About this RNA:
The RNA shown here (transfer RNA) has 74 nucleotides and comes from Desulfovibrio sp. Rfam family: tRNA. Rfam links the family to the GO term triplet codon-amino acid adaptor activity. About the family: Transfer RNA (tRNA) molecules are approximately 80 nucleotides in length. By type it is a transfer RNA. The prediction has a mean pLDDT of 83. Taxonomically the source falls in Desulfovibrio (Bacteria, Desulfovibrionia, Desulfovibrionales, Desulfovibrionaceae).

RNA sequence: AGGGCAGUAACUCUAACGGCUAGAGUGGCGGUCUCCAAAACCGCAAGUUGGGGGUUCGAAUCCCUCCUGCCCUG
Numbered sequence: 001a002g003g004g005c006a007g008u009a010a011c012u013c014u015a016a017c018g019g020c021u022a023g024a025g026u027g028g029c030g031g032u033c034u035c036c037a038a039a040a041c042c043g044c045a046a047g048u049u050g051g052g053g054g055u056u057c058g059a060a061u062c063c064c065u066c067c068u069g070c071c072c073u074g
Stems, first nucleotide, its partner, number of pairs: 001073007010026004019057001028044005050066005
């Protein structure tokens, strides 16, 4: 330098081809239970979907560009 893959909640992931309010588990907070705690159960909060721009009535999803990490070629 060229090519490929990945980036979504604090963490690990899901979300065919564009369309419901973007969900789950762990973790956090609150509650029930308990002498106290753990476990279990119930509830709550937490996301500019890596940044920016474009297409579209509508984008996590399509296009462009940039950033970060990993891999391949030279």